Overview: This is a predicted structure of a 74-nucleotide RNA (transfer RNA) from a Hyphomicrobiales bacterium. Rfam family: tRNA. The family's RNA type in Rfam is transfer RNA. Its mean pLDDT, the model's own confidence on a scale to 100, is 80.
RNA sequence: GCGGGUGUAGCUCAGUUGGUUAGAGUAUCGGCCUGUCACGCCGAGGGUCGCGAGUUCGAGUCUCGUCACUCGCG
Numbered sequence: 001g002c003g004g005g006u007g008u009a010g011c012u013c014a015g016u017u018g019g020u021u022a023g024a025g026u027a028u029c030g031g032c033c034u035g036u037c038a039c040g041c042c043g044a045g046g047g048u049c050g051c052g053a054g055u056u057c058g059a060g061u062c063u064c065g066u067c068a069c070u071c072g073c074g
Stems, first nucleotide, its partner, number of pairs: 001073007010026004019057001028044005050066005
């Protein structure tokens, strides 16, 4: 230099053929339980989906550019 993959909550990830509110687990915080802790149960906060543009009535999803990580080729 060329080609592929990945990027979504603090962390690990899901997200169907573009559609009604963006989710799960874990962690954190609060409550219940317990003599206390842990376990268990209930709840809450936390996101502009790597960044920028485009298409569309509507984009995490499609298109283009760009950045980071990663794999392969030279």